[in-house]
Molecule: transfer RNA
Organism: Vulcanimicrobiota bacterium
């Protein structure tokens, strides 16, 4: 060149059109002499990126950038 997969809090993943979520980490409280462990709770992401489609797009398309698999 071609086809196909994957990029979403710090991390590893849900979430296939209608308020962006979990677990773990981070903080803060509870408990406890003191850690741990356990319990509550609280911070964090304009969804790689640009533009389209729609009344509404992390989802649907179209370029695009980076990984990773095949074929040539």
């Nucleotide at each position: 060149g071609c086809g196909g997969g994957a990029g979403u809090g710090g991390c590893u993943c849900a979430g296939u059109g209608g308020u962006a979520g979990a677990g773990c980490a981070u903080c803060g409280g509870c408990u406890u002499c003191c850690c741990a462990a356990g319990c509550c709770g609280g911070c964090g992401g304009u969804c790689g990126c640009g533009a389209g489609u729609u009344c509404g797009a992390a989802u649907c398309u179209c370029g695009u950038c980076u990984c990773c698999c095949g074929c040539u």